[in-house]
Molecule: FMN riboswitch aptamer (RFN element)
Organism: Candidatus Leptovillus affinis
RNA sequence: AUAGACCUUCGGGGCAGGGCGUAAUUCCCGACCGGCGGUGAGGCUGCGCAAGCCAAGCCCGCGACCCGCAGCUUGCAUAAAGCUGCGGUUGAUCUGGCGCAAUUCCAGAGCCGACAGUGAGAGUCUGGAUGGGAGAAGGUACUG
Numbered sequence: 001a002u003a004g005a006c007c008u009u010c011g012g013g014g015c016a017g018g019g020c021g022u023a024a025u026u027c028c029c030g031a032c033c034g035g036c037g038g039u040g041a042g043g044c045u046g047c048g049c050a051a052g053c054c055a056a057g058c059c060c061g062c063g064a065c066c067c068g069c070a071g072c073u074u075g076c077a078u079a080a081a082g083c084u085g086c087g088g089u090u091g092a093u094c095u096g097g098c099g100c101a102a103u104u105c106c107a108g109a110g111c112c113g114a115c116a117g118u119g120a121g122a123g124u125c126u127g128g129a130u131g132g133g134a135g136a137a138g139g140u141a142c143u144g
Stems, first nucleotide, its partner, number of pairs: 002144003005140006017029003031124002033113002035062004042054004057111002066088009093109005115127003
């Protein structure tokens, strides 16, 4: 230094203003938001083609929600619940420019967003959730 083990901490943002209406942050006009890893010709620091840092919602992959199966636990139980593992499901981008090369840069125009609830239909309100989590940082001892 790297891989494995364990521990700790961290780990999601957003309807201003207005219209109709008995009623809507749910409809309409308009506003606003963008998890994690990878890639990335851009940017920043720097004397530097050294090194470091930042850089995609819609390219690749992952996570949350939901469904199924198996195992374990509780249980009288082939009920139900919880946990673990595996599998399934799981949204959305084009045009122009430069160029050897860009769905990533620059310009423009678009598009997308679990489930349950609700006085009226929700990416933004409330709830499961003081949960889970991709992962990030730090630490401990040992082995190769």